[in-house]
RNA sequence: UGCGGGGUAGAUCAACAGGGAGAUCGCCUGCCUCAUACGCAGGAGGUUGCUGGUUCGAGUCCAGCCCCCGCAC
Numbered sequence: 001u002g003c004g005g006g007g008u009a010g011a012u013c014a015a016c017a018g019g020g021a022g023a024u025c026g027c028c029u030g031c032c033u034c035a036u037a038c039g040c041a042g043g044a045g046g047u048u049g050c051u052g053g054u055u056c057g058a059g060u061c062c063a064g065c066c067c068c069c070g071c072a073c
Base pairs, nucleotide, nucleotide: 001072002071003070004069005068006067007066010025011024012023013022019056027043028042029041030040031039049065050064051063052062053061
């Protein structure tokens, strides 16, 4: 430098012919218990890497840039 993959909640990851942003763990509260844990119920937490574009509508499509991984030179 080129090519490919990836960047979404605190963590690990879903969501794709463009249309309600979610799961598990963790965290908080309540129930349960003598108490803790387990279990059950509820809750908080997100400018979907950044900036633009297309569209009635973008995590998703397009362009540029940033970061991580791999391959090639």
A computed fold for a 73-nucleotide RNA from a Pseudomonadota bacterium, annotated as transfer RNA. The prediction has a mean pLDDT of 83. Rfam family: tRNA. It is annotated as a transfer RNA. Taxonomically the source falls in Pseudomonadota (Bacteria, Pseudomonadati).